[in-house]
Molecule: small-subunit ribosomal RNA
Organism: metagenome
RNA sequence: AUGCAAGUCGAGCGAUACCUUUUUCUUGAUGCAAGUCUUCCGCAAGGAAGAAAUGCAAAAAGAUUUUGGAUAUAGCGGCAGACGGGUGAGUAACGCGUGAGUAAUUUACCUCUAAACCGGGAAUAGCUUCGCGAAAGCGGGGGUAAUACCCGAUGUGUCAUUCUCUCACAAGGGGGAAUGGGUAAAGGUGGCCCGCAAGGGUUGUCGUUUAGAGAUGAGCUCGCGUCCUAUCAGCUUGUUGGUAGGGUAAUGGCCUACCAAGGCAUUUGACGGGUAGCUGGUCUGAGAGGAUGGUCAGCCACAUGGGGACUGAGACACUGCCCCGACUCCUACGGGAGGCUGCAGUCGAGGAUCUUUAGCAAUGGACGAAAGUCUGACUAUGCGACGCCGCGUGAGGGAUGAAGGUUUUCGGAUCGUAAACCUCUUUCGAUGGGGAAGAAAACCCGCUAUGAAUAAGAGCGGAUUGACGGUACCUAGAGAAGAAGCCACGGCCAACUCCGUGCCAGCAGCCGCGGUAAUACGGGGGUGGCGAGCGUUACUCGGAUUUAUUGGGUGUAAAGGGCAGGUAGGUUUUCUAUCAAGUUGGGAGUGAAAUCCUGUGGCUCAACCACAGAACUGCUUCCAAAACUGAUAGAAUUGAGGAUAGAAGAGGAGAGCGGAACUCCAGGUGUAAGGGUGAAAUCUGUAGAUAUCUGGAGGAACACCAGUGGCGAAAGCGGCUCUCUGGCCUAUCCCUGACGCUGAACUGCGAAAGCUAGGGUAGCAAACAGGAUUAGAUACCCUGGUAGUCCUAGCCGUAAACUAUGAGCACUAGGUGUUGGGAGUUUACUCUCAGCGCCGUAAGAUAACUCGUUAAGUGCUCCACCUGGGGACUACGGCCGCAAGGCUAAAACUCAAAGGAAUUGACGGGGGCCCGCACAAGCGGUGGAACAUGUGGUUCAAUUCGACGCUACGCGAAGAACCUCACCAAGGCUUGACAUGUAGGAAGUAGGAGUCCGAAAGGAUAACCAACUGUCAAAUCAGUAGCCUACACAGGUGUUGCAUGGCUGUCGUCAGCUCGUGUCGUGAGAUGUUGGGUUAAGUCCCGCAACGAGCGCAACCAUCAUCCUUAGUUGCUACUUUCAAAGCCGCAAGGCCUAGAGAGGCACUCUAAGGAGACUGCCCGCGAUAAGCGGGAGGAAGGCGGAGAUGACGUCAAGUCAGUACGGCCUUUAUGCCUUGGGCCACACACGUGUUACAAUGCUUACUACAAUGCGUUGCCAAACCGCGAGGUGGAGCUAAUCGCAAAAAAGUAGGCCCAGUUCGGAUUGGAGUCUGCAAUUCGACUCCAUGAAGCUGGAAUCGCUAGUAAUGGCGGAUCAGCUACGCCGCCGUGAAUACGUUCCCGGGCCUUGUACACACCGCCCGUCAAGCGAUGGGAGUUAGUAAUACCUGAAGUCCCUGAGUAAUCAGGGCCGAAGGUAGGACUGGCGACUGGCGCUAAGUCGUAACAGGGUA
Repeated sequence: AUGCAAGUCGAGCGAUACCUUUUUCUUGAUGCAAGUCUUCCGCAAGGAAGAAAUGCAAAAAGAUUUUGGAUAUAGCGGCAGACGGGUGAGUAACGCGUGAGUAAUUUACCUCUAAACCGGGAAUAGCUUCGCGAAAGCGGGGGUAAUACCCGAUGUGUCAUUCUCUCACAAGGGGGAAUGGGUAAAGGUGGCCCGCAAGGGUUGUCGUUUAGAGAUGAGCUCGCGUCCUAUCAGCUUGUUGGUAGGGUAAUGGCCUACCAAGGCAUUUGACGGGUAGCUGGUCUGAGAGGAUGGUCAGCCACAUGGGGACUGAGACACUGCCCCGACUCCUACGGGAGGCUGCAGUCGAGGAUCUUUAGCAAUGGACGAAAGUCUGACUAUGCGACGCCGCGUGAGGGAUGAAGGUUUUCGGAUCGUAAACCUCUUUCGAUGGGGAAGAAAACCCGCUAUGAAUAAGAGCGGAUUGACGGUACCUAGAGAAGAAGCCACGGCCAACUCCGUGCCAGCAGCCGCGGUAAUACGGGGGUGGCGAGCGUUACUCGGAUUUAUUGGGUGUAAAGGGCAGGUAGGUUUUCUAUCAAGUUGGGAGUGAAAUCCUGUGGCUCAACCACAGAACUGCUUCCAAAACUGAUAGAAUUGAGGAUAGAAGAGGAGAGCGGAACUCCAGGUGUAAGGGUGAAAUCUGUAGAUAUCUGGAGGAACACCAGUGGCGAAAGCGGCUCUCUGGCCUAUCCCUGACGCUGAACUGCGAAAGCUAGGGUAGCAAACAGGAUUAGAUACCCUGGUAGUCCUAGCCGUAAACUAUGAGCACUAGGUGUUGGGAGUUUACUCUCAGCGCCGUAAGAUAACUCGUUAAGUGCUCCACCUGGGGACUACGGCCGCAAGGCUAAAACUCAAAGGAAUUGACGGGGGCCCGCACAAGCGGUGGAACAUGUGGUUCAAUUCGACGCUACGCGAAGAACCUCACCAAGGCUUGACAUGUAGGAAGUAGGAGUCCGAAAGGAUAACCAACUGUCAAAUCAGUAGCCUACACAGGUGUUGCAUGGCUGUCGUCAGCUCGUGUCGUGAGAUGUUGGGUUAAGUCCCGCAACGAGCGCAACCAUCAUCCUUAGUUGCUACUUUCAAAGCCGCAAGGCCUAGAGAGGCACUCUAAGGAGACUGCCCGCGAUAAGCGGGAGGAAGGCGGAGAUGACGUCAAGUCAGUACGGCCUUUAUGCCUUGGGCCACACACGUGUUACAAUGCUUACUACAAUGCGUUGCCAAACCGCGAGGUGGAGCUAAUCGCAAAAAAGUAGGCCCAGUUCGGAUUGGAGUCUGCAAUUCGACUCCAUGAAGCUGGAAUCGCUAGUAAUGGCGGAUCAGCUACGCCGCCGUGAAUACGUUCCCGGGCCUUGUACACACCGCCCGUCAAGCGAUGGGAGUUAGUAAUACCUGAAGUCCCUGAGUAAUCAGGGCCGAAGGUAGGACUGGCGACUGGCGCUAAGUCGUAACAGGGUA
């Protein structure tokens, strides 16, 4: 767009069309028995066929009349369109709710009562005709009806006047009588009777008129209730009232004129702004409340925005009218039409919301006498799991615990009786069959009684009526057959594993997960929950006592006003009497229905529905009571105040006076400094300062007294005197008689700083200047210095204005001090009042700390204030202020905390006690030189990797030329250099000389040629080993030490770290473990709400120092004995002496087994009589005898995946394996650790002594010989208390050097060699000759050491072919100095204190700047809107006036008046260059303000 939702009545009326009936007329298809004619047949009777006219009949059509009827069309007329249906825009209002009033009203239809319905008249639509117009529609002429309209009559009543009765609180109402005035009506239809008819009579019924009453509906008025906002505090001129009039159904400023100047509101919130329909109810809640107003029901408002009236009983009217707008449509451009917030439906917008269905069968409504018509009301239906309710998707058995999935510790576990399989059932669905209730009426027919009646109405019976719908329901057969999902599984919160991912992807309601082992992401399996649903989102209440009436708080968590006076308000001692407002009890009315609740009943149950009850906690009214509150009256004295007599005081205001100090000025004395600081400098001073003396001037403040003393409301008040003045306290108990308390608003006071005006200015001192400090220093320190500080007058009005504690009254153990009074008693003391303090587990309170008669305890009254942190003691607005600014006071946005008290630690440029080669006292070094070595850096093809303050750096590495080796270059191999397994294969196999290529590895070729087991001996065959191929796998010094084990470093050999039970605390926790002593020690003693215990300490273990016993070879040799080189004596024989060797021996030394010994045991002193400490004796050793091993709970994500082990990841012709060469050895430089020196306490030459630990057969290597030497030759001895390395060195003795770059020092370089080794170039050590550098004792800084130590001297060993060893680990020789002491540096232990730290000070954290994002304030302006004001214009329309008309009405004018315009303002929102701050954002910049004494509180 479209269809429908309001029509109906012919029994109000006239027509038109149609049907029917009746009358008449016209036309007349067609027919015609009888009659006539013709033809045929027939004898005839007669039959058959045909024809024409008349006539008749007559279908049909038309006209006319009449009866009846239904339908349709429009009109007149009546009633209804004011109901029903929709929506919630507006409305904060008598709009709604509730209860009253109307004596100030109305009410069509309906019911009842009384009376009436008489006589006339003129029109008009429809219709017809003419005209205009595109249309919508309009106009002229003609004629017509009524239950339409008009006139007249009558008048119960009504109105006016008069009289009277009665009611009422009142305005006033009700009744009666008399007089007067105007005002009514309509007919339709049925039965019967009369009548030719017209018509009349009678009787019903419907309708009409007047009046009264009822019922119902409506109007108006009032009490109470009804959201947020004071950053809306004053509003109002028809405003408030009166008089008169108008208007209305009716009161009323509702409207008009005149008069008066009122009215409302001030906290009970006016006026303004925002938002909103109200209620019964609904949701929630234990309730009180909170939120909400969809469906259903009551009321209101609206109908395209706005205005207006008409009609009517009722409207200012959803589908009526007029006008002005906006919008849409039609148009011939002149004009017209329209209103879904009725039912469906469409479009748009949106996250999102249905059928263009059926029926009037039921219920209800309109009209009608009725039949009936209409009814998108309604009844049904469709769509939507949107909600509520019910049901199903099967039940029983069934272990091989199937297959499969998942997982696994590889055994299994789980899905799981789940499935399969067996037995059974059949709701629902599908198919077939049957099949309701909802319906009773009206009308019609019949009957009954009433009735005069056959009428009317009433009753009874019959008949008729179903959209849903063949629906609900019942039934038959078949068959487990057709029917399960969603969410979750870290905690809250029931439910766990695997894989993937790797701060990614993602999750998330809050806390929070994810950075390679994620129960938190994604998937799988499993599990839990609910189930035709499940989960999410949005909203409301609850939990939340988290706005606290029930039912909270304010010292420190948010919160007491800075203090007072005081208005309103709130609240208020005792007694008596009265009243009855509150209060309590009872009665009456109302509290609609539905809902909720209880009971019963109906759908198979339930949801749902019906009936009954209860309830609706409220409001109104009547009666009663009088305790309490209140009101009124009277009294009282204890609250409060007064009086009299005393007393203390920095209480206030004004005036005067005083001394000390300070600065300045003048003068005297006097001379070189003064001043200042951590140290200095700026500064003052030879022009005479500072210092000192005298005099003068000035301003400010008042030492001592002085006191947790006093006074004041608080702020605050301090020399002395005077004047004026406020308050408090005590005693007496004389007076008044509740006069009291508190206290929004208001008023006053109110530190310091600041402001205005005028003074004043000594000292001090923001700003400012200079000097220092510092990286900087706009600071801290110093030298100066202006406002200001002071006074007068006025502003400001804030402070950590703090006791962080509002005011008042009362009650609830005490102790102690002090100020001012009083009483008793009198040194003492006791009691009492008012203050000011302290202590206190009396009780009580508190989160704790703490408070505790000066409450933060227990109560009462009143005020103020709070409701997470930040934004924000801010913005905007308002008020105040000269300004500075103050008071009041948000939001957006953002965070998941912010905060209080206490606890344990850690930390402190906090405190106390104590220890340590920590400092100090000493000795010797490092830092300077050269070299060695490690590291960084740089370089390089590679300079492999690790270790990084102490606790990396001569460390892993107890030994890099190859190897090692991990790095680099190049060349090779791919089941691999090595292990295991499976399958297959080849046969001169495995192995492999030799040759060739090659740097080697490797490759090519290839002579020769096996082994083991079985079958007999052999051959052969089969197998094993081996080889080849393939597959599993090997391999990895690849990664992760932040996945780990193990081991180690460090605090630290520091003395600590914990537990059980008990006790204390709400708790974290404490106590024990702290305290007094003591110790090396948490060692021991004492004390103690603790008593005990464990790991640490100590001891037990080994070693060294003394002694004893045992045992003596390879050890030892006092003693005995044998031999005896060399030497001496001797001519010689021989003797002496003794090194040495042997045999006894085991005394000694030593070796290595077992014992002893040392325990503060003894003495003295100190001490608590203890623990212990000091001294002494004895003793080899004395208070732990020395030195080892031994390392608590833990810390550092300390170190190590490259020692080994091991999870995960990565690699697999390479990140594996082999090989050659190179590199780890580089070299402008820097650092660590060492060596050697710089020399005379030395160097050098020669000679002479004295050790210990160790090591040695692939070894140590003697003697002897060679070489200057390294070394070589050589080979004895030794598997070691036997032999060797092996010489110890410093020392000592003697000589030289003579202070110098040297006879110091030895680097570097040249040459010549030796040794190891496959190999010495990169890159070995050593020897000889030559060379002979730096260096003359080392800046800042820094290390070790307390006794057999430091220092110094050599010796040995591991690794190792050799060596870079000057390193490391051991051994012995020589062998000191010093320690007053704990102030300081470093580290540590205990106690205590502060803390904003707890990843624990390498902590935390602030502000500017820079960057990104977000919201917001201001902003020249711009834009939109809202409600008003003034003026202009002014539609429709009511009302008024004038004119015309008999009238209806028309014309003109006026008031008001919607919309519009103009103007200046107000308010609200959007945008806005620019601008202000704010918030947020892993690693930006600058500093370091705060937290510790935070380094200047």